The RNA shown here (transfer RNA) has 72 nucleotides and comes from a Candidatus Daviesbacteria bacterium. The sequence is in RNAcentral, with records from ENA.
[in-house]
Formats: sequence, structure tokens, C1' cells
RNA sequence: CAGGGUGUAGUUCAUCGGCAGAACGCUGGGCUGGGGGUCCAGAUGUAGGGAGUUCAAUUCUCCCCACCCUGA
Repeated sequence: CAGGGUGUAGUUCAUCGGCAGAACGCUGGGCUGGGGGUCCAGAUGUAGGGAGUUCAAUUCUCCCCACCCUGA
């Protein structure tokens, strides 16, 4: 320098145009003498940033940023 991939909750990942979810973790509570374990309830997201298309964008298009891979 060229091509490709990834970016969503604290973490790991789903969702792939129609109100954004799971597991683990976190908080409160029950069971237990306590811990551990288990059960119940709850909180947490400008979906990396910007623009475009659309009635509607996490999803499609373009630009930028970060990281990874390949080639030179």
C1' cells in the first nucleotide's frame, strides 16, 4: 500500500429490515448457624463514530476509527 473479517450489557455471544436477548457475572431476598450450593426477584445498551436508503436500520449502502488475517 491492496484485499478480506470483526466491533451489540461488566465478560462471552445471539438477533441479520418491524418494541434488543441468552449464559456467566453483579444487586436484593428465601432455604442454611455461617460459607458454599440452590431458588425467586431486579438493575445494566445512544448496537465503535458519522452520513445515506427506507414508513421503519443492530440488520442494507458509503466514509472514518480500533483490532485481527492474507498478500505485496
Rfam family: tRNA.